[in-house]
RNA sequence: AGAGUUUGAUCAUGGCUCAGGAUGAACGCUAGCGGCAGGCUUAACACAUGCAAGUCGAACGGUAACAUAAGAGCUUGCUCUUGAUGACGAGUGGCGCACGGGUGCGUAACACGUAUGCAACCUACCCUCUACUGGAGGACAGCCCAGAGAAAUCUGGAUUAAUACUCCAUAGUACUAUAAAACCACAUGGUUUACUAGUUAAAGCUUCGGCGGUAAAGGAUGGGCAUGCGGUCUAUUAGUUUGUUGGUAAGGUAACGGCUUACCAAGGCUUCGAUAGAUAGGGGUUCUGAGAGGAUGAUCCCCCACACUGGUACUGAGACACGGACCAGACUCCUACGGGAGGCAGCAGUGAGGAAUAUUGGGCAAUGGAGGAAACUCUGACCCAGCCAUGCCGCGUGCAGGAAGACGGCCCUACGGGUUGUAAGCUGCUUUUAUACAGGAAUAAACCUAUCUACGUGUAGAUAGCUGAAUGUACUGUACGAAUAAGGAUCGGCUAACUCCGUGCCAGCAGCCGCGGUAAUACGGAGGAUCCAAGCGUUAUCCGGAUUCAUUGGGUUUAAAGGGUCCGUAGGCGGAUUUUUAAGUCAGUGGUGAAAGCCCACAGCUCAACUGUGGAACUGCCAUUGAUACUGGAAGUCUUGAGUUUGGUUGAAGUUGGCGGAAUACGUCAUGUAGCGGUGAAAUGCAUAGAUAUGACAUAGAACACCGAUUGCGAAGGCAGCUCACUAAACCAAUACUGACGCUAAGGAACGAAAGCGUGGGGAGCGAACAGGAUUAGAUACCCUGGUAGUCCACGCCGUAAACGAUGAUUACUAGCUGUUGGCGAUACACAGUCAGCGGCGUAGCGAAAGCGUUAAGUAAUCCACCUGGGGAGUACGGUCGCAAGAUUGAAACUCAAAGGAAUUGACGGGGGCCCGCACAAGCGGUGGAGCAUGUGGUUUAAUUCGAUGAUACGCGAGGAACCUUACCAGGGCUUAAAUGCAGAAUGACCUCCUGAGAAAUCAGGAUUUCUUCGGACAGUUUGCAAGGUGCUGCAUGGCUGUCGUCAGCUCGUGCCGUGAGGUGUCAGGUUAAGUCCUAUAACGAGCGCAACCCCUAUCUUUAGUUGCCAGCGGGUUAAGCCGGGGACUCUAAAGAAACUGCCAGCGCAAGCUGUGAGGAAGGUGGGGACGACGUCAAAUCAUCACGGCCCUUACGUCCUGGGCUACACACGUGCUACAAUGGUAAUGACAGAGGGCAGCCACCUGGCGACAGGGAGCGAAUCCUUAAACAUUAUCUCAGUUCGGAUUGGAGUCUGCAACUCGACUCCAUGAAGCUGGAAUCGCUAGUAAUCGCGCAUCAGCCAUGGCGCGGUGAAUACGUUCCCGGGCCUUGUACACACCGCCCGUCAAGCCAUGGAAGCUGGGAGUGCCUGAAGUCGGUCACCGCAAGGAGCUGCCUAGGGUAAAACUAGUAACUAGGGCUAAGUCGUAACAAGGUAACC
Repeated sequence: AGAGUUUGAUCAUGGCUCAGGAUGAACGCUAGCGGCAGGCUUAACACAUGCAAGUCGAACGGUAACAUAAGAGCUUGCUCUUGAUGACGAGUGGCGCACGGGUGCGUAACACGUAUGCAACCUACCCUCUACUGGAGGACAGCCCAGAGAAAUCUGGAUUAAUACUCCAUAGUACUAUAAAACCACAUGGUUUACUAGUUAAAGCUUCGGCGGUAAAGGAUGGGCAUGCGGUCUAUUAGUUUGUUGGUAAGGUAACGGCUUACCAAGGCUUCGAUAGAUAGGGGUUCUGAGAGGAUGAUCCCCCACACUGGUACUGAGACACGGACCAGACUCCUACGGGAGGCAGCAGUGAGGAAUAUUGGGCAAUGGAGGAAACUCUGACCCAGCCAUGCCGCGUGCAGGAAGACGGCCCUACGGGUUGUAAGCUGCUUUUAUACAGGAAUAAACCUAUCUACGUGUAGAUAGCUGAAUGUACUGUACGAAUAAGGAUCGGCUAACUCCGUGCCAGCAGCCGCGGUAAUACGGAGGAUCCAAGCGUUAUCCGGAUUCAUUGGGUUUAAAGGGUCCGUAGGCGGAUUUUUAAGUCAGUGGUGAAAGCCCACAGCUCAACUGUGGAACUGCCAUUGAUACUGGAAGUCUUGAGUUUGGUUGAAGUUGGCGGAAUACGUCAUGUAGCGGUGAAAUGCAUAGAUAUGACAUAGAACACCGAUUGCGAAGGCAGCUCACUAAACCAAUACUGACGCUAAGGAACGAAAGCGUGGGGAGCGAACAGGAUUAGAUACCCUGGUAGUCCACGCCGUAAACGAUGAUUACUAGCUGUUGGCGAUACACAGUCAGCGGCGUAGCGAAAGCGUUAAGUAAUCCACCUGGGGAGUACGGUCGCAAGAUUGAAACUCAAAGGAAUUGACGGGGGCCCGCACAAGCGGUGGAGCAUGUGGUUUAAUUCGAUGAUACGCGAGGAACCUUACCAGGGCUUAAAUGCAGAAUGACCUCCUGAGAAAUCAGGAUUUCUUCGGACAGUUUGCAAGGUGCUGCAUGGCUGUCGUCAGCUCGUGCCGUGAGGUGUCAGGUUAAGUCCUAUAACGAGCGCAACCCCUAUCUUUAGUUGCCAGCGGGUUAAGCCGGGGACUCUAAAGAAACUGCCAGCGCAAGCUGUGAGGAAGGUGGGGACGACGUCAAAUCAUCACGGCCCUUACGUCCUGGGCUACACACGUGCUACAAUGGUAAUGACAGAGGGCAGCCACCUGGCGACAGGGAGCGAAUCCUUAAACAUUAUCUCAGUUCGGAUUGGAGUCUGCAACUCGACUCCAUGAAGCUGGAAUCGCUAGUAAUCGCGCAUCAGCCAUGGCGCGGUGAAUACGUUCCCGGGCCUUGUACACACCGCCCGUCAAGCCAUGGAAGCUGGGAGUGCCUGAAGUCGGUCACCGCAAGGAGCUGCCUAGGGUAAAACUAGUAACUAGGGCUAAGUCGUAACAAGGUAACC
């Protein structure tokens, strides 16, 4: 110090989360020791038991217990007597019990903190000082007697002491009264002095030293009271108060005071937050933080409050009293039922509550306290110990050597490596700690006792003695032996640390993001690693990070956020200058800021924690002295801010009245006839009772065309025909005047569009609601026809809008250019200038960016308003306003990890522009109808094996399913068929033949049968390892392929621009088939694509001339390149040439385009092919092949027979053949190219109607074999289900093959179905193309081939054009999409869960008010009883805790029913929003 998380990516906004520290903690796992600390945060809940406050005999009467002594009795070890001694129960009296200890209920207060004051006060014990301490008296406890009661306890009688009580005397620096003087001060006043009068005191004990007692003064200590300032929340608490505020008088108190009472006055507090409500002990401190702050108030210290709850007083120096009293209440206990007792928030302890917090311990040795002269007694204060890892600190669990880098574990690319790991074993060393034994402190010095010294019998000092709970503890030594001692969490990112196995959106994890659906570094286990370590993690809480409430240190155009506007009160802020003051401000000094704590230094425990000593600090408060720049106060002066005056100008500024024309509607009359109107198209509607249209006249209401604008005016809302009147404003010019009069503005007041409300008018047009017609799946809409409220006027209300410039007001400053409105200047239509407005562009600067930019969103100042994640929600409740509608103020529970802004790249749009393509159009021919073939779906089946499924599956994998293929099914077998290798064993075969069983595989039997140098070779059999799988996953993969698409795109380097994603280049203007090329240009270049290079084809040349060719020459045949020859030609097959917009004309800057141009075989990529950029579709294929993982192993492997893949109500795709005359049939006659051939092609001959068969030359092929058909000629058929069409079926055959039944092809004869040109829809094709005609080949025994791949023959039509459909490219625009429109997303309803609001009511709580009652008690009154009296008992008055009752308010819980909200799985209905979202959206 930051990090993760919104997005495809980016910047900024903004929330959520994490890493750190801390704790009186708790929980989980684990645990060796010690030191120091800490330990009911919850029920101020209830408490059994023990202890926690007594002491003094040197105040007193005394003697119950104990001890001693003396005496007596005798039973000789017991009893009795004597207060005689030590002592002492109970009692009188004194002091203490108001301290110490606990708790945090209450309390928002002078309670606390801090600083002052008391001239308004008290203070026992202690210290100093002054004076005194004389006399008298009567009682009451106790003891004794009697009585009541269960007890607690109480009553009566007699007797008695005191330092108890009472009286008298004495007394002043005390108190009271009177009046005076001096001095002082702080307002009332204070101090001192003096006179007179009055009042009040005492206690004794004694060892005779003293200790006490009384009065007065002073001190110290402790308290009381008053005051300034400081520190919580809520305004959805705005008014409150009647002893209240003040005065006079009296009372009361230690003391001032409404503290109390009577009378008088009507005040007091409060938006600088009264009152009310909620919460809370306050501080020193503690935690955190850089600090400022925030949180906290355990332990320790100070203060306060309380002691079962409430009230009350007594005693006392001090209390309204924790272990005192009285009363009331609740609760518990005892009881003889009559009545009594009690108060752990003391220390232990118990129950309860709770996640949770200890022993019914030891000791007064130390420190401190009470009493006492003291010894001493008491002390759960305290000192110690016990329990608890609760925290902090320290120590240890060993150290060194040791590589065969062992075994085992885990992992891997596995005959081998890596890791665990120098780790272990082993060798050597050490002994903290533990254990055992031995020694052994300090804390202790006093008091006291004894002795001695100094002066003075006492005090002071010295010496000696006595006292230890902890404790035989700390510590030290010796022995022993590595011996007694390591875990927890984590390992996807944040965040250090990785692999295997299991699981398979299951089980589970998770702080946030998120992981898990068969290869999980995220779940569980293991191995390994990382981090801490006697601890480690989790949970909870606080601060931090969070500048995320921002004083330090934030914002408000669009992210949350400027009030709708103006006026103005309080408040805040404020021009120039002079003098003064010294409040703010600054500096010095003094006091205080307790100690502890924090910080620094030093010191003590072996170190540290801990502790001690000293210092610093305590940023504060008060007082005082000084300074005077600035701010403030006071008094002056000034003119520039502000205002006034004079003149002029401007405008849809406002209010009221009058007037005007156009249009519309209605009415009357007229002309006139069949439609009008309306729409995308229609219909409703109007119209023959005369509409619409046209003309004239009349009436009504509302709005004001053109001018008109980037204009003007107004505070905003808003304002538009013309004109009159009234009112207001702004600006300009000029002089004079006032003299800071100013700015802003919480509350407040006024204005405030539209809609809406009230009352009364008005009502032409328009027009919510409503009605009808359309549209539609529906259409409560959009469109149409009507139409009420309303819109208009007057008066009154409402008070809101996307009331927007989404931009508060005012002032000053900071480059310009340009347009325009109103003034001024100027003679002026030029024109530069100036003031005030309204616009555009832009510099600096600002901004997340878009953008803003003298009209700021820049630089500064002042004041106001507002914001703090999204939703819930501008909702609920409460208050205020309103007639209502509603407005204003304005939450929470709950829920999510985002919501939102700007910009970027894509994709998309029923957005735009440009362009292309058999995309449409123009044409030709098809498909869809029929029959058949073939593929698919479906169905069926034992099986109908599997895959391919929009385009991009469906004559596809398959370029050939009768068996085989074959993967499927049924049945029968085998356990290794085939390949390969190793090891072991036995054998001598294997092969071949025969017989039997069987469907075959196979099994059984028989025959036959090696070489050898005897080592073995070879062969099969058998065993183990190794195999095998068309089993799964194409969503683990390689390879190959389809498609977008032969579309023109896709990128990079450097530079530049931008915070960045990214852009530029690749855009623009042209051009092209093309990102093809040119020009321009912050770009310059380059790569993959395009094109070209390659092949075929079209022309020519050269070379070569066999198996091809034959012009000329010769030979020869019935004929034929048949032969000799030839290379001319065709051809063959090699090399070249040729085409490049090269030339011409026009256009153009150029690229290039146009041309029936020239030339040329070919002309503008000549035609065709191969060739497929970055990428998309988790596209297809694990069944071509390969391959990871998983699965099977007498089977999911393998062999065999038979069946199936060929099924058949049906649906679809692709084809073939047709429906005929441009045709069929028959006969005759022509012309190809490219291929194939030895288990082959087969001439020719013979037989058969034929398929074919039987013979039989040639040819491994430019040599031999391989009829082309359409076409042409002739004949016939004559429009019919036909001489079309050929399905189907019957019969007879041929061929292949082991075998044609399921299930082959072909031939012949016979049969002769549907079909007469095909609905919606849909496909191909732009030239040697479509259409049409045949030929060949692969696979192959044969073939279901009408398929596929090639080859040639004949050979068209049409394209105006780009509006539309489809697909694509580029630019631009919008976007809430990015899985990218097959996107996103809204609302009702239905279901489940959750929290909340309302609600008839029900049940609580606290506080207040009225009335009634009223204990104890103080105070007052009275008093017939007691007492001489003082006084007391009694009675009574006021007040009061509590109780009862009444009405109302507040608050909490609960509730039938009900309302909306949130979250949920793939529910229902629609499609509102995002694109022009299909009616622009929104308020």

Predicted 3D model of a 1483-nucleotide RNA (small-subunit ribosomal RNA) from an uncultured prokaryote.
The sequence is in RNAcentral, with records from ENA.
The coordinates come from a structure-prediction model, not an experiment, and the mean pLDDT is 83.